The prediction has a mean pLDDT of 90.
The RNA shown here (c-di-GMP-I riboswitch aptamer) has 77 nucleotides and comes from a Dehalococcoidia bacterium.
The source organism's lineage runs through Bacteria, Bacillati, Chloroflexota and Dehalococcoidia.
RNA sequence: GUCCGAAACAGGCAAACCCGCUGAAAUGCGGGGACGCAAAGCCACGGGUCCGCCACGCGGAUAGCCGGGCUGCCGAA
Numbered sequence: 001g002u003c004c005g006a007a008a009c010a011g012g013c014a015a016a017c018c019c020g021c022u023g024a025a026a027u028g029c030g031g032g033g034a035c036g037c038a039a040a041g042c043c044a045c046g047g048g049u050c051c052g053c054c055a056c057g058c059g060g061a062u063a064g065c066c067g068g069g070c071u072g073c074c075g076a077a
Stems, first nucleotide, its partner, number of pairs: 004075002012037002017032005035064001041070003045067003048062006
């Protein structure tokens, strides 16, 4: 350094739900709140799923659905 994920350190993120905002919708954003997460950090490239339409194709969304790519804390077997 790579693979890997035990312990511990420093921490980090934030499901459902509630309130507000936004959007045609799916959703998203902010505050509260924690189900959980070793990448629950980032990317829409492939698949899946959701929404819309002039519909068999196109547009939007989802990275906390899966795969893949890039980056990152710690260091046992």